RNA sequence: GGGGGCGUAGCUCAGGGGACAGAGCGACGGACUUCUAAUCCGUUGGUCGCAGGUUCGAAUCCUGCCGCCCCCA
Repeated sequence: GGGGGCGUAGCUCAGGGGACAGAGCGACGGACUUCUAAUCCGUUGGUCGCAGGUUCGAAUCCUGCCGCCCCCA
C1' cells in the first nucleotide's frame, strides 16, 4: 500500500429500515438471614465510533474518516 471483519449501557453481546434500542453480568436500594454469601423484588443505565448522504422514517442502507483485529504484499 491492497482486501476483509468489527465498533451498540461500566463489561460481554443481541437487534440488519418502522413503536419509549434490549438481555446477561455489574452498580445502588429493599426483602430474606444472627451476619455474610446465595436467592427474590425494584432502581440505575446509551450523542448506537465521528461526519455526510439516501429515505416519510437509519443502530440498520451508501460514502468518507478514526480506532481495533485478520489476510496479502